[in-house]
Context: one part of a larger RNA
Molecule: large-subunit ribosomal RNA, domain II
Organism: Thermofilaceae archaeon
RNA sequence: GGCGAGGAGUGUAGGUGAGUGGCGAGGCUAAGUGGUGAAACCACGAAGCCUAAGCGAAAGCGAGUGACACGCAGCCUGUAAUUUUACAGGUGAGGUGUGGGGUGUGAAAGCGCCCUAUAGUCACUCACCUACGACCGGAAGGGCCGCGAUCUAAUCCUGGCCAGGGCGAAGCCUCCCGAAAGGGAGGUGGAGGCCCGAUAGAGGUGGUGAGAUGCCAAUCCCUCUCGUGAGCCAGGAUUAGGGGUGAAAAGCCAAUCGAGCGGCCUCAUAGCCGGUUCCCCCCGAUAUGUACCACAGCACAGUCUCACCCGAGGAUUCCGGGGAGGUAGAGUUACUGAUCGAGCGGUCAAGGGCCGAAAGGCUCAGCCGCUCUGUCAAACUCCGAACUCCUCGGAUCCGUAGACGGUGGGAAAAUGACCGCUGGGGUAAGCUCGGCGGUCGUGAGGGGAACAACCCAGACUGGGGUUAAGGUCCCUAAAUGCUCGCUAAACGUCGAAGGGGUUCAUCCUCUUAGACAGCGGGGCUGUGGGCCUAAAAGUAGCCAUCAGCUAAGAAGUGUACAACAACUUACCCGCCGAGAGGAUGGGCCCUGAAGAUGGAAGGGACUAAGCGAGCUACCGAUACCCCAGACCUCGAAAAGAGGUGGUAGGGGGGCGUGCUGUGUGGGUAGAAGUAGGGGCUUGAGCUCCUAUGGACCACACAGCAAUGCAGAUCUCGCC
Numbered sequence: 001g002g003c004g005a006g007g008a009g010u011g012u013a014g015g016u017g018a019g020u021g022g023c024g025a026g027g028c029u030a031a032g033u034g035g036u037g038a039a040a041c042c043a044c045g046a047a048g049c050c051u052a053a054g055c056g057a058a059a060g061c062g063a064g065u066g067a068c069a070c071g072c073a074g075c076c077u078g079u080a081a082u083u084u085u086a087c088a089g090g091u092g093a094g095g096u097g098u099g100g101g102g103u104g105u106g107a108a109a110g111c112g113c114c115c116u117a118u119a120g121u122c123a124c125u126c127a128c129c130u131a132c133g134a135c136c137g138g139a140a141g142g143g144c145c146g147c148g149a150u151c152u153a154a155u156c157c158u159g160g161c162c163a164g165g166g167c168g169a170a171g172c173c174u175c176c177c178g179a180a181a182g183g184g185a186g187g188u189g190g191a192g193g194c195c196c197g198a199u200a201g202a203g204g205u206g207g208u209g210a211g212a213u214g215c216c217a218a219u220c221c222c223u224c225u226c227g228u229g230a231g232c233c234a235g236g237a238u239u240a241g242g243g244g245u246g247a248a249a250a251g252c253c254a255a256u257c258g259a260g261c262g263g264c265c266u267c268a269u270a271g272c273c274g275g276u277u278c279c280c281c282c283c284g285a286u287a288u289g290u291a292c293c294a295c296a297g298c299a300c301a302g303u304c305u306c307a308c309c310c311g312a313g314g315a316u317u318c319c320g321g322g323g324a325g326g327u328a329g330a331g332u333u334a335c336u337g338a339u340c341g342a343g344c345g346g347u348c349a350a351g352g353g354c355c356g357a358a359a360g361g362c363u364c365a366g367c368c369g370c371u372c373u374g375u376c377a378a379a380c381u382c383c384g385a386a387c388u389c390c391u392c393g394g395a396u397c398c399g400u401a402g403a404c405g406g407u408g409g410g411a412a413a414a415u416g417a418c419c420g421c422u423g424g425g426g427u428a429a430g431c432u433c434g435g436c437g438g439u440c441g442u443g444a445g446g447g448g449a450a451c452a453a454c455c456c457a458g459a460c461u462g463g464g465g466u467u468a469a470g471g472u473c474c475c476u477a478a479a480u481g482c483u484c485g486c487u488a489a490a491c492g493u494c495g496a497a498g499g500g501g502u503u504c505a506u507c508c509u510c511u512u513a514g515a516c517a518g519c520g521g522g523g524c525u526g527u528g529g530g531c532c533u534a535a536a537a538g539u540a541g542c543c544a545u546c547a548g549c550u551a552a553g554a555a556g557u558g559u560a561c562a563a564c565a566a567c568u569u570a571c572c573c574g575c576c577g578a579g580a581g582g583a584u585g586g587g588c589c590c591u592g593a594a595g596a597u598g599g600a601a602g603g604g605a606c607u608a609a610g611c612g613a614g615c616u617a618c619c620g621a622u623a624c625c626c627c628a629g630a631c632c633u634c635g636a637a638a639a640g641a642g643g644u645g646g647u648a649g650g651g652g653g654g655c656g657u658g659c660u661g662u663g664u665g666g667g668u669a670g671a672a673g674u675a676g677g678g679g680c681u682u683g684a685g686c687u688c689c690u691a692u693g694g695a696c697c698a699c700a701c702a703g704c705a706a707u708g709c710a711g712a713u714c715u716c717g718c719c
Stems, first nucleotide, its partner, number of pairs: 001719006011132013026050003032044004054061002067098004074091007099116007135275004142265006153239009162229001164196003167192001171188007201226003206222002209220002241257001243253003278654006288301003292297001303412001304410006313398003318394008329383001330381002336377004341372007351364005416440010445456003460629007470619003473604003479616001481615006492606001498591013518575005524548003529543003554569001558567002630644005655708001657705010673692008
């Protein structure tokens, strides 16, 4: 890992509700007793429980069997019609309302609960709740009672062990020095938690070696440490679990220690995790609010489902009338507040500047106000949409095949996500917190290359056709379709400010009295203007910027020089002969433009097969239409209408297994089981044939359940 078998909502008691049944203003027995051989069963047994009256804390008080109105279903009558029916009237169980009544409170009024004439009770079945192990499996743990110091820690008792070598303390002897105290030298001596050490023994440093289902649940090799001591070892003994022991590492206490091991409490508890077994049909969620020692949970409400009650409206997409509103936008001498530049006025304590001996004065900045100019606002508004809401009328849709509403049983959920529009926070985010809508969640199919959420569209089954989104050169179904433009970048594949190419629109200026460009010519004189300067002559800088001659020519637009010179421009004339120059705005394109394997946000390719505008065909879904069939709801119905995506979840109907009872059958002329094959049903499944097998088995109805496996790191077995 595979296969087989086992494997999870059960029982009792109490309660809530539904269904069925018995009896019914009543209903029921419990323990127990009797009968029978036991059980079953039958009979007895009102103690007691529920109900028949409520209100009040209590004391206590306590609803007159029929009041009136409306009115659903049903029933009756009439008229019209004659498959169906419609209208009108009467009656009208249940239902609703008015009135009446009981009680509590209160002076009363009023208010609360209840009654107005009945329905309960017992049993069984099912669903759910509560208590119990309570669907199954899963802790770490807690408590109690025991067992352990043959491992190991410490201590005690009795014993044992440590080759060889080195260093050479004190003391002592001799000699020397010294007055002495003492010092020195040479010997002797043999101290030491001294030294070396593969003696034995003990340890376990590095190789982060080998080993790694090992030789081994800690080993092997080399290296290394201690090795007369706080040394090592043996045997015996003591200390026990919140306890011991500890040269202290929370170490060790039998391969187990931040509290040993065994048994019991014990099926501990787990708001956590995993699992929870056949089929079909109908409906179909929530990821929100409030509260909680609440945030992994739970209660209530909302949303789902099922049953019942009621009996006529409901929904508010559209149109019209009336009303409400202050957003988007816009505005800013219509308010409040902000704000650019300038001007004027006021003020000027402190600060800057100037004047003054000082007092102080003037002024700048600042501040305040006004005017002009240019701009803003969620908490500004002289204005003001779309839109939303309310109401009336109409249309539409749903509804007597029962909507809307109500009552009761059962839930799940209470982690949400993305997209569009619109707000708060944030530099931003596949960010976060809201509102409205959609989708996914729980939704398949077609498109988007692939791709929960985007676009189209909501899948009962089979067949045929038509379209949607999106597409029609090839991969690849369908146009190498048509008309008019744009793009040259292989743009078409995120991208800013800025810069550029091209094209389009609008406007302005000049222009046959000749524009623009080019070419040719002129481009002068006073004068080298004045100042400054070494120089300053149009051209370093400062001031001024006149006049004359002219067709025109600056007291000079650039280059250049030390300064001149030189070149050039403005300006004028000629040649030429038709447009030229500029501003603003739009389209497409280029640049701006850097990422990690080589290359792609389909590929090939394409100058359209790209982009923009328009037209006509075609392709293309489970959509829509047609045909056939199945099922569900409603319905008397074979008539008909509507419906049939679906997780959690609610409801309905079935299949199969074991056993019991009753009935009907099958079987040695071959039962069950097993193997292979044929057939049927929407499905769980059923059935037939053959072989094997060799003795039991099936069906119908009723009932009972240890009743269905792929999962649980499930359990056991086999391979």